[in-house]
Molecule: transfer RNA
Organism: Candidatus Entotheonella serta
RNA sequence: CGGCGCGUAACUCAGCGGUGAGAGUGGCGUCCUUAUAAGACGCAGGUCGAAGGUUCGAGUCCAUCCGCGCCGA
Numbered sequence: 001c002g003g004c005g006c007g008u009a010a011c012u013c014a015g016c017g018g019u020g021a022g023a024g025u026g027g028c029g030u031c032c033u034u035a036u037a038a039g040a041c042g043c044a045g046g047u048c049g050a051a052g053g054u055u056c057g058a059g060u061c062c063a064u065c066c067g068c069g070c071c072g073a
Base pairs, nucleotide, nucleotide: 001072002071003070004069005068006067007066010025011024012023013022018056027043028042029041030040031039049065050064052062053061
């Protein structure tokens, strides 16, 4: 320098262009227990990497940047 892939909760990841953005783990609370662990129930936690474009409508499609990874030179 060229090509490809990824970026969503604290972490690991889902999410056919269409009501309110989710799961597991983790955190907090309650229950259970003599107590802890395990278990049950609930709660909080997100500018969906940035800013644009297309569209009636974008986490999803397009182009540009930023970051990370892989391949090639």